RNAcentral holds the sequence, with entries from ENA. The RNA shown here (transfer RNA) has 72 nucleotides and comes from Sporosarcina highlanderae. Its Rfam family is "tRNA". Its family is annotated with triplet codon-amino acid adaptor activity in the Gene Ontology. Rfam classes the family as a transfer RNA.
[in-house]
RNA sequence: GGGGUCGUAGCUCAAUGGGAGAGUGUCGCGCUGGCAGUGCGAAGGUUGUGGGUUCAAUCCCCAUCGACUCCA
Numbered sequence: 001g002g003g004g005u006c007g008u009a010g011c012u013c014a015a016u017g018g019g020a021g022a023g024u025g026u027c028g029c030g031c032u033g034g035c036a037g038u039g040c041g042a043a044g045g046u047u048g049u050g051g052g053u054u055c056a057a058u059c060c061c062c063a064u065c066g067a068c069u070c071c072a
Base pairs, nucleotide, nucleotide: 001071002070003069004068005067006066007065010024011023012022013021018055026042027041028040029039030038031037048064049063050062051061052060
């Protein structure tokens, strides 16, 4: 220098064009004498960044940044 994969909640990951979710963690309440455990509820996201296509983009296209990897 060129190719490929990945980037989504604090963490691990879903979501193949139409409302952004799960597990775990955090907070509150209940059960318990207390802890642990468990039930219910809540908060937490500019989907790496910037553009484009579309009535509509996490999803399709382009560029760019970062991580890993292959080639040279």